This is a predicted structure of a 98-nucleotide RNA (TPP riboswitch aptamer (THI element)) from an uncultured Methylocystaceae bacterium.
RNA sequence: CCACCUGCCACGGGGUGCUGCCGGCGACGGCGGCUGAGAUGAUACCCGUAGAACCUGAUCCGGGUAAUGCCGGCGCAGGGAAGGCGACGCGCACGACG
Repeated sequence: CCACCUGCCACGGGGUGCUGCCGGCGACGGCGGCUGAGAUGAUACCCGUAGAACCUGAUCCGGGUAAUGCCGGCGCAGGGAAGGCGACGCGCACGACG
């Protein structure tokens, strides 16, 4: 420096916010807009310990936005799913052959 650090599943874990208009007493629903893999078209999407998927702290701090869990910090903080069947590599044992 390059390659690899993996695939599948009737397995497990997880999130679904902000906003304009319309309808509705309301709960909420419909159609759009924003970020995103995903904003409940889901038999989808993401993640499964090499674990920032996701939750907590958090009604947190800074920036930005029409607004938001939008961005950054917090964060070598605390939690968090580790079943099965393969692939590949390595080691060991046994057998065959030499």

Of the family's consensus pairs, 91% are formed in the model. Its mean pLDDT, the model's own confidence on a scale to 100, is 78.